The RNA shown here (transfer RNA) has 74 nucleotides and comes from Trichonephila inaurata madagascariensis.
Taxonomically the source falls in Trichonephila inaurata (Eukaryota, Metazoa, Eumetazoa, Entelegynae).
The RNAcentral record of the sequence draws on ENA and Rfam.
Its Rfam family is "tRNA". From the family's description: Transfer RNA (tRNA) molecules are approximately 80 nucleotides in length.
RNA sequence: GUCCCUGUAGUGCAAUGGAUAGCACGUUGGACUUCUAAUACAAAAGUCGUGGGUUUUGAAUCCCACCUGGGAUG
Numbered sequence: 001g002u003c004c005c006u007g008u009a010g011u012g013c014a015a016u017g018g019a020u021a022g023c024a025c026g027u028u029g030g031a032c033u034u035c036u037a038a039u040a041c042a043a044a045a046g047u048c049g050u051g052g053g054u055u056u057u058g059a060a061u062c063c064c065a066c067c068u069g070g071g072a073u074g
Base pairs, nucleotide, nucleotide: 001073002072003071004070005069007067010025011024012023013022017055018057027043028042029041031039049066050065051064052063053062
């Protein structure tokens, strides 16, 4: 240089056009307990990497460029 993959909650991941973007762990709250742990319940936390575009009733999802991380090749 060329090609491929990746980026979504604090962390790890799902959702390949469908409506409120979810799951697990973690965090917080009160309950339970003599206290802690465990358990069950509830809550908070996301402009879906950035910017533009397309078909659309509807874009995290399709297209383009750039950026981050990883890989292949010479």